Background:
This is a predicted complex of two RNAs, RNase P RNA and transfer RNA, with 446 nucleotides together. Rfam match: Bacterial RNase P class A. The family's RNA type in Rfam is ribozyme.
[in-house]
RNA sequence: UCAGAUGGCCGGAUGGCCGCGGGACAUCGCAAGAUGUUUCGAGGAAAGUCCGGGCUCCACGGAAACACGGUGACGGAUAACAUCCGCCCAGGGCAACCUGAGGGAAAGCGCCACAGAAAUGAAACCGCCCACCGGCCUAAAGCCGCGGCAAGGUUGAAAAGGUGCGGUAAGAGCGCACCGCGUCUCUGGCAACAGAGGUGGCACGGCAAGCCCCACCGGGAGCAAGACCAAAUAGGGACGGCAGAUUAUCCGUUUCCGGAUAGCCGUCCGGGUAGGUCGCGCGAGGCGUUUGGCAACAAACGUCCCAGAGGAAUAGCCAUCCUCCCGAGCAAUCGGGAGACAGAACCCGGCUUACAGGCCAUCUGACACU
RNA sequence: GGGGCUGUAGCUCAGUUGGGAGAGCGCGUGAAUGGCAUUCACGAGGUCAGCGGUUCGAUCCCGCUCAGCUCCACCA
Numbered sequence: 001u002c003a004g005a006u007g008g009c010c011g012g013a014u015g016g017c018c019g020c021g022g023g024a025c026a027u028c029g030c031a032a033g034a035u036g037u038u039u040c041g042a043g044g045a046a047a048g049u050c051c052g053g054g055c056u057c058c059a060c061g062g063a064a065a066c067a068c069g070g071u072g073a074c075g076g077a078u079a080a081c082a083u084c085c086g087c088c089c090a091g092g093g094c095a096a097c098c099u100g101a102g103g104g105a106a107a108g109c110g111c112c113a114c115a116g117a118a119a120u121g122a123a124a125c126c127g128c129c130c131a132c133c134g135g136c137c138u139a140a141a142g143c144c145g146c147g148g149c150a151a152g153g154u155u156g157a158a159a160a161g162g163u164g165c166g167g168u169a170a171g172a173g174c175g176c177a178c179c180g181c182g183u184c185u186c187u188g189g190c191a192a193c194a195g196a197g198g199u200g201g202c203a204c205g206g207c208a209a210g211c212c213c214c215a216c217c218g219g220g221a222g223c224a225a226g227a228c229c230a231a232a233u234a235g236g237g238a239c240g241g242c243a244g245a246u247u248a249u250c251c252g253u254u255u256c257c258g259g260a261u262a263g264c265c266g267u268c269c270g271g272g273u274a275g276g277u278c279g280c281g282c283g284a285g286g287c288g289u290u291u292g293g294c295a296a297c298a299a300a301c302g303u304c305c306c307a308g309a310g311g312a313a314u315a316g317c318c319a320u321c322c323u324c325c326c327g328a329g330c331a332a333u334c335g336g337g338a339g340a341c342a343g344a345a346c347c348c349g350g351c352u353u354a355c356a357g358g359c360c361a362u363c364u365g366a367c368a369c370u
Numbered sequence: 371g372g373g374g375c376u377g378u379a380g381c382u383c384a385g386u387u388g389g390g391a392g393a394g395c396g397c398g399u400g401a402a403u404g405g406c407a408u409u410c411a412c413g414a415g416g417u418c419a420g421c422g423g424u425u426c427g428a429u430c431c432c433g434c435u436c437a438g439c440u441c442c443a444c445c446a
Stems, first nucleotide, its partner, number of pairs: 001366010012321006020041009043341001047352002050350005055222004061257006068218005074086004088102001089100004103213002108211002110207003120160001125153002127149003133145004161179006180202001181200008226278004236269007247262003271445003285304008322339007371442007380395004389426001397413005419435005
């Protein structure tokens, strides 16, 4: 210098004019309110609503089993998680590094189309071989199969150990060496796992984001939750269930104990209101320092208060600067245009998705120079 | 704001233990008719909403995104 990798940050700046929403204060007013001052006023994703919680109501409570849904190597962090950190293993990359829904296929069921001889208790189309057995043929040689074999070819995503040497009629873990795999022991590690040594002679293909098995977790609904006040209407009708308690209904189902209701329960139709207050922002809060920890994170101390309302404000204009684009110009520069994705609605922690342009730090590879 | 569902040919819809993309109407060409309609025969037409993953293989299984449809308040 070029090409990359990872992590973090910004996401137009300053000033002026004129508005908008919330709060506090002051003045005027009986009050409703008006005026003024001051302060605060979108995001890293406020988004998708995909996970996890807080909060609220429902379930009268509880236990067991079942069902349903979810998660999945190991250790930790956390209120919790499908998130994060560390580590292991597998795959990719020369490397920095990246990716992984990463338990179990010797518990069972199921599937593996087409092609191919054969697709899972593997198989024999082409092929190889006549040592044995048998045939031509009584014998030798030769040719062969209802005999032996699975090395090579062919198909496929996948053909069951691989390479080499020996061995054989031809072959084959048939034997041996190395590698792979299973299993046993030892060592290291909290563990996943790794390493070493022995042993088996290969039996044991893939799919669980197919059913399933194992371990763990989960009651349901959601601020249009819900509480209070006010207003208005026909506390109406239909269908279904039960019949005065040894019953019925509801709480996912069943069982058991227990409980609520007693003209009750469920569904639908019809009627009325479209008002106010609370919930509603001091919180698993932000920032900084120190300490502990590899880290996620935790603790202590200091400091700050930081939108909240209702279909819902946070806007617009001007000037200078910044970045980018277009045009003119040899150039300095001048003129014009644009400023990404996007917009809180009860609140947090994550994930995912969208995003013009830019900044910082660390690391890797190649080339050049010293 | 919060739940639920759907997306397959121009339209309406099928498609299951994951291996062939289909039906009816419509469209085009031809036949039959003096001509038109009906009828008959043949044919064209698909990013299975998009992207990614699992798998040898995806309309189908899983995740993300996009588009559309639908439901909801309180009182008695």